[in-house]
This record gives sequence, C1' cells and structure tokens, in this order.
RNA sequence: CACAAGCACUAGGGGUGCUGAAAAGCUGAGAGGGAUGUUAUUCAUCCUAACCCUGGAACCUGAUCUGGAUAACACCAGCGGAGGGAAGUGCGGAAGGUUCACC
Repeated sequence: CACAAGCACUAGGGGUGCUGAAAAGCUGAGAGGGAUGUUAUUCAUCCUAACCCUGGAACCUGAUCUGGAUAACACCAGCGGAGGGAAGUGCGGAAGGUUCACC
C1' cells in the first nucleotide's frame, strides 16, 4: 500500500414439510400467527414474528428424479466443478506486495 475473515448500521432475498380426527410426534437454524378471495374443503395472494441468507448450497429449477433409511417426509446421500438467485456504507485489518534502516 492493499485485500480476506469478522463486527455494526441500513436495505433486500427465502422457506414454512411429513404423520395424526385432535392432542401431539419426527427432522431442522427455522415447519409460528393473522387477513383476504373461494358455497365449504382445498387452493391462491398479502401482512407480521422468529430464523437463515446477500457472491452466493439461504432458497428455486431439474423433481410426480435416483439410491438408502423411516410410521411418513428434501430424513440422509446423489444430482451439484448444473443453471438461476438478493448489497451498500463504516470499522477492521491475517496472508501478500513495495520501500527504508540495521546486521
């Protein structure tokens, strides 16, 4: 000199499954609550809480996918060195580079 990790503020993105009549149970960071439309169920949209994520595995597509478990399920693995996917400022300064002094 200069970047990474990390922190703060602001802004933004995302998902909400399976079993059960219910109560509740399983995994997980998170499976919550409310409103509207629909004759009802269902389904769709919106708001909000928490959680996660913002240069990328948060999340989506592939997917009514494949293999293995399970009561069942993105529960685990593959897919995945595939594609898509939401940022600014400040603090901070490892690695690294350059120069000077000394030995």

The RNA shown here (TPP riboswitch aptamer (THI element)) has 103 nucleotides and comes from Sinobaca qinghaiensis. It was read from a public genome assembly, where an Rfam model found it. NCBI's taxonomy places the organism under Bacteria, Bacillota, Caryophanales, Sporolactobacillaceae, Sinobaca. It matches the Rfam family "TPP riboswitch aptamer (THI element)". Gene Ontology term of the family: thiamine pyrophosphate binding. A reference for the family is Thore et al. (2008), "Structural basis of thiamine pyrophosphate analogues binding to the eukaryotic riboswitch", J Am Chem Soc. Of the family's consensus pairs, 100% are formed in the model.